[in-house]
RNA sequence: GGGAGCGGGCGGGCAAUCGCGGCCAGGGGCGCAAGCGUGCCUUGGGCCGAGGAAAGUCCGGACUCCGCAGGGCGGCGUGCUGGCUAACGGCCAGGGGGCCGGCUUCACAAAGCCGGUUCACGGACAGUGCCACAGAAAACGUACCGCCUUCGGCUUCGGCCGGAGGUAAGGGUGAAAAGGUGCGGUAAGAGCGCACCGCCCCGCCGGCGACGGCGGGGGCAGGGCAAACCCCACGUGGAGCAAGGCCAAAUAGGGGAGGGAGGGCCGGCCCGGCCCGCAUCCACUCCCGGGUAGGCUGCUUGAGGGAGCCAGCAAUGGCUCUCCCAGAGGAAUGAUUGCCGCCGCCGCGGCGCAAGCCGCGGCGGCACAGAAUCCGGCUUACAGUCCGCUCUCCGCG
Numbered sequence: 001g002g003g004a005g006c007g008g009g010c011g012g013g014c015a016a017u018c019g020c021g022g023c024c025a026g027g028g029g030c031g032c033a034a035g036c037g038u039g040c041c042u043u044g045g046g047c048c049g050a051g052g053a054a055a056g057u058c059c060g061g062a063c064u065c066c067g068c069a070g071g072g073c074g075g076c077g078u079g080c081u082g083g084c085u086a087a088c089g090g091c092c093a094g095g096g097g098g099c100c101g102g103c104u105u106c107a108c109a110a111a112g113c114c115g116g117u118u119c120a121c122g123g124a125c126a127g128u129g130c131c132a133c134a135g136a137a138a139a140c141g142u143a144c145c146g147c148c149u150u151c152g153g154c155u156u157c158g159g160c161c162g163g164a165g166g167u168a169a170g171g172g173u174g175a176a177a178a179g180g181u182g183c184g185g186u187a188a189g190a191g192c193g194c195a196c197c198g199c200c201c202c203g204c205c206g207g208c209g210a211c212g213g214c215g216g217g218g219g220c221a222g223g224g225c226a227a228a229c230c231c232c233a234c235g236u237g238g239a240g241c242a243a244g245g246c247c248a249a250a251u252a253g254g255g256g257a258g259g260g261a262g263g264g265c266c267g268g269c270c271c272g273g274c275c276c277g278c279a280u281c282c283a284c285u286c287c288c289g290g291g292u293a294g295g296c297u298g299c300u301u302g303a304g305g306g307a308g309c310c311a312g313c314a315a316u317g318g319c320u321c322u323c324c325c326a327g328a329g330g331a332a333u334g335a336u337u338g339c340c341g342c343c344g345c346c347g348c349g350g351c352g353c354a355a356g357c358c359g360c361g362g363c364g365g366c367a368c369a370g371a372a373u374c375c376g377g378c379u380u381a382c383a384g385u386c387c388g389c390u391c392u393c394c395g396c397g
Base pairs, nucleotide, nucleotide: 001393002392003391004390005389006388007387008386009385010384012340013339014338015337016336017335018334020049021048022047023046024045026043027042028041029040030039031038032037051368055379056378058377059376060375061374062373063240064239065238066237075236076235077234078233079232080094081093082092083091084090095121096119097118098117099116100115101114102113103112104111122231123230127229128228129225130224131223144171145170146167147166148165149164150163151162152161153160154159179197180196181195182194183193184192198220199218200217201216202215203214204213205212206211244297245296246295247294254288255287256286257285258284259282260281261280262276263275264274265273266272304323305322306321307320308319309318310317311316341366342365343364344363345362346361347360348359349358350357351356
């Protein structure tokens, strides 16, 4: 100096002009009102105005409505241990397994120590089930080839063929073959015996625990799959801000009251009054009620941001000070210009042995993407750039 991995940070800056959304106080005009005030329009001003992912909507919660006596079954989800948290399938720390690297040893392997990375990492002696193809055999162990013994036959005396038996060392199949390596042993073999490693059981010690260490015993029993059913433990009601609450037209329905149209009585008749009926009808009047359009609210001060100190390995928590930081609703947060910054290419000049570096000028580019009730995570997208750690390669000394 280059490359790779991991972790963390930033994600263009300033100014001018024009424009947009919200809030605040003010001026002018018009309307309502006795008045306090209030509604609309307009005008200038002040303040604020997207993200690290606002995204996917995959988890978890706050909030809201509906449901719900208690208990059980079922369904679904989660699954090493401890901690954090409002909660989580999240995060932190630790344990164990796998993989990679370094060191120790003369060296390989093994082992030990250290570091990185990764794992749906509860249970396979509760039960049921499955293990394709290949292979002799995929689980009450098995003999295809081979090896060994023996018997019979043949023989060119090297052996060959057949029968009976032994054998899991060697070959072969497979994702997986009934502990591994070595020595001994044996007819050949075999935990058959031994050493080391692994495994199982027991005890002691350490740790909150997952688990670890040490000692003793046992030749070794018990293949894998629970991302098969299942078992165990824990958790779990449903829908979602288009939740929900309030105000409330026009029109068409619903309910009630009145009026008119009917009958009887008073009466010679009319008007009028009273009573009955209360059924039916009406472009009638008034009232009530529900829903719709529309408006208001929920709405942004919150598990909130920043700084400092403290506790803790950390996640995280506590205390003090300080700040207010979008709230729209077919949905604002933009555009132009100038200067600067960064990156790439080209040209010129300088330096250097070289890779390359520096300066000037020109051209091009500066991502992914955009709030929609709010918050904690996860995942995915992202031009360029900065910092730290680890590994590695090259050059020079």